A computed fold for a 387-nucleotide RNA from Clostridium psychrophilum, annotated as Bacterial RNase P class A. It is recorded under the gene name rnpB. The source organism's lineage runs through Bacteria, Bacillota, Eubacteriales, Clostridiaceae and Clostridium. Its Rfam family is "Bacterial RNase P class A". Rfam links the family to the GO terms dimeric ribonuclease P complex, ribonuclease P activity and tRNA processing. RNAcentral holds the sequence, with entries from ENA.

[in-house]
RNA sequence: CGAGUAAGCCAGACAAUCGCUGCUGAGUAUUGCUUGCAGUACUCAGAAGAGGAAAGUCCGAGCUCCAUAGGGCAGGGUGCUGGGUAACCCCCAGUGAAGGCGACUUUAAGGAAAGUGCAACAGAGAGAUACCGCUAAAGGUACUUUAAAGGUUUAGUUUACUAGAUUUUUAGAAUAUACUAGCAAGGAUGGAAAGGCGAGGUAAGAGCUCACCAGCGCACUGGCGACUUUGCGGCUAUGUAAACCCCACUUGGAGCAAGAUCGAAUAGGAGAACAUUUUGGGGCGGCCCGUCUCGUUCUCGGGUGUAUCGCUUGAGCUUAUUGGUAACAAUAGGCCUAGAUAGAUGAUUGUCUAAUACAGGACUCGGCUUAUAGACUUACUUGUACC
Numbered sequence: 001c002g003a004g005u006a007a008g009c010c011a012g013a014c015a016a017u018c019g020c021u022g023c024u025g026a027g028u029a030u031u032g033c034u035u036g037c038a039g040u041a042c043u044c045a046g047a048a049g050a051g052g053a054a055a056g057u058c059c060g061a062g063c064u065c066c067a068u069a070g071g072g073c074a075g076g077g078u079g080c081u082g083g084g085u086a087a088c089c090c091c092c093a094g095u096g097a098a099g100g101c102g103a104c105u106u107u108a109a110g111g112a113a114a115g116u117g118c119a120a121c122a123g124a125g126a127g128a129u130a131c132c133g134c135u136a137a138a139g140g141u142a143c144u145u146u147a148a149a150g151g152u153u154u155a156g157u158u159u160a161c162u163a164g165a166u167u168u169u170u171a172g173a174a175u176a177u178a179c180u181a182g183c184a185a186g187g188a189u190g191g192a193a194a195g196g197c198g199a200g201g202u203a204a205g206a207g208c209u210c211a212c213c214a215g216c217g218c219a220c221u222g223g224c225g226a227c228u229u230u231g232c233g234g235c236u237a238u239g240u241a242a243a244c245c246c247c248a249c250u251u252g253g254a255g256c257a258a259g260a261u262c263g264a265a266u267a268g269g270a271g272a273a274c275a276u277u278u279u280g281g282g283g284c285g286g287c288c289c290g291u292c293u294c295g296u297u298c299u300c301g302g303g304u305g306u307a308u309c310g311c312u313u314g315a316g317c318u319u320a321u322u323g324g325u326a327a328c329a330a331u332a333g334g335c336c337u338a339g340a341u342a343g344a345u346g347a348u349u350g351u352c353u354a355a356u357a358c359a360g361g362a363c364u365c366g367g368c369u370u371a372u373a374g375a376c377u378u379a380c381u382u383g384u385a386c387c
Stems, first nucleotide, its partner, number of pairs: 001383008010374001012352007020049002023046011051358001055369002058367005063255004070289004075251005080094005095109001096107004110246002115244002117240003131187002133183003138180002140177003144173013195213002198210003214236001216233004222227001259309003269300006280294004316335008
């Protein structure tokens, strides 16, 4: 100087003028009820007024109701270990596996020996086998040959011997033959073929044996644990649970359009069906037990404002100290930061500047995921050059 990795922070600032919204305070007018409350309109002043994702609605809760509300089954969720948290499918720190030269990143990471399934085609064969092949060790067959015994026959002749030929049996040897047999090492097929590679051994081969590895099992070492260094053993027939399933832990439902209050009409009505036995009906996912209650469902009529509350002080933000590797926790101090309801923050000018991208609350928080222009800071890895 370049290329990367991980994290943090900003998302325009300052000034002026005009405009918009609710709140607080003061004033004026007015409405309702009824004599003091509630509301509406206008004027003045004050402080305040969208995000890091407000998006997605993927999780978890606070809060509200069922409801006085417990247990179980099914169903759902999570799935390496230990911590954090109100809780979580989140965060932190580790372990295993994979990727990267590395800083680091990703992880649907329990169980295949509880069981059931699935794995096309090719290939001989994918819980099983021999298509092509190799082997003359064992057996058979063919042929040659040696020895012994026997039969037949020829010649000679010393009448019983000698020599030869042929044939049968027995025992061997050599050659050929892959018929019986042995092989799973070599080749083909395939994503994968009875662990891999090398040596010995064998008729030819094979963990048959040995050395080095991988897998599996056992034991010790270190660790809270996941797991792990080392040693020993036998020789080892796949994958898949993001298939059904098994195991461990966990789990009411519905949701702010939840819900609560005030007020009204002929004043709180009419009709129908089912049930009325706690052996029945009903009680906000299904079923059972338990428990509570005495009705449940439908139709018609009537109608007070689209009123008020819920609605913003929160598991809140921030600073310091202590503990902790960290996430985070405790203590002490400081701050108050939209509450709209067809829905508010815009325009102009000047200066600075990288100043724009993605984009605007609707009960509130903790996360995750997705979109995103530009500037800055810190730590680490790596390449090149120089000293």
The model forms 94% of the base pairs in the Rfam consensus.